[in-house]
RNA sequence: ACAUCCCGCGCGGGAGAGUCCCCGCGUGCACCUUCGGGUCGCACGGCGGGGCGCCGAAGGGGCAAACUCCCCGGAACCUCUCAGGCGCCAGGACCGCGUGGGACAG
Numbered sequence: 001a002c003a004u005c006c007c008g009c010g011c012g013g014g015a016g017a018g019u020c021c022c023c024g025c026g027u028g029c030a031c032c033u034u035c036g037g038g039u040c041g042c043a044c045g046g047c048g049g050g051g052c053g054c055c056g057a058a059g060g061g062g063c064a065a066a067c068u069c070c071c072c073g074g075a076a077c078c079u080c081u082c083a084g085g086c087g088c089c090a091g092g093a094c095c096g097c098g099u100g101g102g103a104c105a106g
Base pairs, nucleotide, nucleotide: 002106004103005102006101007100008099009098010097011096012095013094018052020051021050022049023048024047025046026044027043028042029041030039031038032037053086054085055084059082060080061079062078067073
């Protein structure tokens, strides 16, 4: 000084599934008004909560073979859907590049 592996940081890429229903609030329209405001109405991917449906790639749980006398242990993009998510944004397993640190062999 260099291969490989692990961790952090920066940049780039990065899938799936609801314009559903209900309630409250807010806003706009409409109407009324004693002009302060009000609601029997309508609309809104504006906010919050609930219901039903759905998705798998944060996190979390479960499983094989090999190994092992047995037990225990034992992976994933598989599986579950607790958590999370279902316009855009964001997030995102994982991948690439750069960079800092660590482990180990030659």
Predicted 3D model of a 106-nucleotide RNA (Glycine riboswitch aptamer) from Pedococcus badiiscoriae. NCBI's taxonomy places the organism under Bacteria, Bacillati, Actinomycetota, Actinomycetes, Pedococcus. The prediction has a mean pLDDT of 77. Rfam family: Glycine riboswitch aptamer. Its family is annotated with glycine biosynthetic process in the Gene Ontology.